Predicted 3D model of a 104-nucleotide RNA (Guanidine-I riboswitch aptamer) from uncultured Cellvibrio sp. RNAcentral holds the sequence, with entries from MGnify. NCBI's taxonomy places the organism under Bacteria, Pseudomonadota, Gammaproteobacteria, Cellvibrionaceae, Cellvibrio. Its mean pLDDT, the model's own confidence on a scale to 100, is 82. The model forms 93% of the base pairs in the Rfam consensus.
RNA sequence: AUAGAAGGCUAGGGUUCCGGUUGUCAGCUUUGCCGACAAUGUCUGGUCCGAGAGCUUUCGACCUCGAAGGUUGGGGUUACACGGCGGGACAAAAGCCCGGGAGA
Numbered sequence: 001a002u003a004g005a006a007g008g009c010u011a012g013g014g015u016u017c018c019g020g021u022u023g024u025c026a027g028c029u030u031u032g033c034c035g036a037c038a039a040u041g042u043c044u045g046g047u048c049c050g051a052g053a054g055c056u057u058u059c060g061a062c063c064u065c066g067a068a069g070g071u072u073g074g075g076g077u078u079a080c081a082c083g084g085c086g087g088g089a090c091a092a093a094a095g096c097c098c099g100g101g102a103g104a
Stems, first nucleotide, its partner, number of pairs: 004059006012049002017046002019043001020040006027033002060078006080100001082103001086098003
């Protein structure tokens, strides 16, 4: 620094939805079951969000070798990367985005 792109996943994240828990009220065949509403993420969960500096796959780019006669195949490289405060989105939060930013 123009330090490639996309998919899958994870660490992590919260609370729209589902489920859990609690409460109130109603119903019933009443040690309970079921419905409505409310609260609760200090509920391990499912859905969900999710990494530049996490994993992985594919594509791309580049180097190289062989066959071949027109493109295909084999091998390789794609390094390194400490990091706020603050702000932004979605229901909300975050290792998301601003951001390989400020700064070191």